[in-house]
Context: one part of a larger RNA
RNA sequence: CUUUUUUGAAGGAACUCGGCAAAAUGGCUCUGUAACUUCGGGAUAAAGAGUGCCUUUUAUUAGGUCGCAGUGAAUUGGUCCGUACGACUGCUUACCAAAAGCACAGGUCUCUGUUAAGUUGUAAAACUAUAUAUGGGGGCUGACGCCUGCCCAGUGCCGGAAGGUUAAAAAAGUUGGUUAGCAAUUAUAUGCAAAGCUAGUGAUUGAAGCCCCGGUGAACGGCGGCAGUAACUAUAACUGUCCUAAGGUAGCGAAAUUCCUUGUCAGGUAAGUUCUGACCCGCACGAAAGGCGUAACGAUACGGACGCUGUCUCAAAAAAAGACUCG
Repeated sequence: CUUUUUUGAAGGAACUCGGCAAAAUGGCUCUGUAACUUCGGGAUAAAGAGUGCCUUUUAUUAGGUCGCAGUGAAUUGGUCCGUACGACUGCUUACCAAAAGCACAGGUCUCUGUUAAGUUGUAAAACUAUAUAUGGGGGCUGACGCCUGCCCAGUGCCGGAAGGUUAAAAAAGUUGGUUAGCAAUUAUAUGCAAAGCUAGUGAUUGAAGCCCCGGUGAACGGCGGCAGUAACUAUAACUGUCCUAAGGUAGCGAAAUUCCUUGUCAGGUAAGUUCUGACCCGCACGAAAGGCGUAACGAUACGGACGCUGUCUCAAAAAAAGACUCG
């Protein structure tokens, strides 16, 4: 010097991204216990006192006694306040992430009447289910409380069937080929040509779909601009105009979302880019890709306080094992 322990003067987070690590708290008995709350909790809240042994008393009484120390060792919660997110217990990246991610009970939409829908399989068949709509499948949301606004123009889905368009198929007619026959003839050839067969064309008939007509947002999604105006100024309840399917309602808001930005004001500090409360000019919140609250809960994230300490001022000492020297 390294590692693991131990100790401590004065101070006590000045350390640091951050109290990381360490210290501190701790068992039992008694007293006592706030805000808030879903009345269950919060709660071991917090905050205090006691703790061995012996004698004695009806007694939780009265007294005695030892030690530095009586949960005498070991085991054995630090506490409080505010905010965000997620209700909760649970699950997860086996080997860098445990969370605000997943799940969840609850909500809602949709499909499904049983040979169910859905899934697997070419099929047979199987699962669903030896179930039967208080069942089963799928999507979204995510306890609870208060709520969930406007737009159906586009896309999707559902319903409709008058009209337009439209396949295979059918098909009168028509065209070509073939040839019984007929005509003329130089008897080879040539012209015309029925029926049948064959090849093409084809009026017309012809379903769903699409066009079309409606509905539907807890379906995919969307939810404006410019200009002027009040008796100080400023602002604009108000007015005009353009566009749109409709122009963002309630609630929240520099937010896990705010670029400008360390916005401005207030609080906390001697001093605060973080934190809390407000403001609203929301670059670019917003209502089940849910909005806003919320007791309890959290090895979650952020801020503050008390206690406590070698984290630090600022380093020191001790023990053990190494390192080093000799063997």
Predicted 3D model of a 327-nucleotide part of an RNA (large-subunit ribosomal RNA, domain IV) from Trachelomonas ellipsoidalis.
The full RNA is in RNAcentral, with records from ENA and SILVA.
It matches the Rfam family "Bacterial large subunit ribosomal RNA". Its family is annotated with structural constituent of ribosome and ribosome in the Gene Ontology.